Predicted 3D model of a 72-nucleotide RNA (transfer RNA) from a bacterium.
The sequence is in RNAcentral, with records from ENA.
Its mean pLDDT, the model's own confidence on a scale to 100, is 81.
RNA sequence: GGUCCCAUCGUCUAGUGGUUAGGACAGCGGCUUUUCAAGCCGCUGACAGGGGUUCAAUUCCCCUUGGGACUA
Numbered sequence: 001g002g003u004c005c006c007a008u009c010g011u012c013u014a015g016u017g018g019u020u021a022g023g024a025c026a027g028c029g030g031c032u033u034u035u036c037a038a039g040c041c042g043c044u045g046a047c048a049g050g051g052g053u054u055c056a057a058u059u060c061c062c063c064u065u066g067g068g069a070c071u072a
Stems, first nucleotide, its partner, number of pairs: 001071007010025004018055001027043005048064005
């Protein structure tokens, strides 16, 4: 340099065009406990950036950025 793949809460991930973007762990609050841990309940928190297609985009297309694989 070429081809291909990936990017979603702090972390790991589900979501293949219309759903309140869901779950686990972590964090915070409460209950329980002599205390801690564990358990239960609740809360907070996310679609890499830009453009396009569409009535409607996390999802499809293009570019950029970052990461990865193969190849030279």

It matches the Rfam family "tRNA".